RNA sequence: GUCUUUGUGGCAGGGUGUAAGUCCCUACCGAUGGUGAUAGUCCAUGACCCGCGUUGUGAGCGGCUGAAUCGGUGAAAUUCCGAUACCGACGGUAUAGUCCGGAUGAGAAAAGAC
Numbered sequence: 001g002u003c004u005u006u007g008u009g010g011c012a013g014g015g016u017g018u019a020a021g022u023c024c025c026u027a028c029c030g031a032u033g034g035u036g037a038u039a040g041u042c043c044a045u046g047a048c049c050c051g052c053g054u055u056g057u058g059a060g061c062g063g064c065u066g067a068a069u070c071g072g073u074g075a076a077a078u079u080c081c082g083a084u085a086c087c088g089a090c091g092g093u094a095u096a097g098u099c100c101g102g103a104u105g106a107g108a109a110a111a112g113a114c
Stems, first nucleotide, its partner, number of pairs: 001114006013025003027098002029088002031045004040086002049063004068084005090101003
């Protein structure tokens, strides 16, 4: 450098209501790389969305992009242990991180072959 494969999890139980996996109590989930030591909340990346780009589609470029503290151990941890918090694109629908849809898509990246 070329090709192949892999590449996101989650509403159990109860309440109200004509109607809710959407509201209320409560439950559950955590992409990729990095970091003196293991991270949803540190640093960066990706998906969604917006703009530029194009006859059109796209590539590419730019923008946008959530949330944590305290205590303990230790040489070293906002990563481990304990405690208490917090966060989660767009469209649909009774208001959605968990349902359905764009998506049999895209993709950070990982592994392998030549």

Annotation
The RNA shown here (FMN riboswitch aptamer (RFN element)) has 114 nucleotides and comes from a mouse gut metagenome. Rfam family: FMN riboswitch aptamer (RFN element). From the family's description: The RFN element is a highly conserved domain that is found frequently in the 5'-untranslated regions of prokaryotic mRNAs that encode for flavin mononucleotide (FMN) biosynthesis and transport proteins.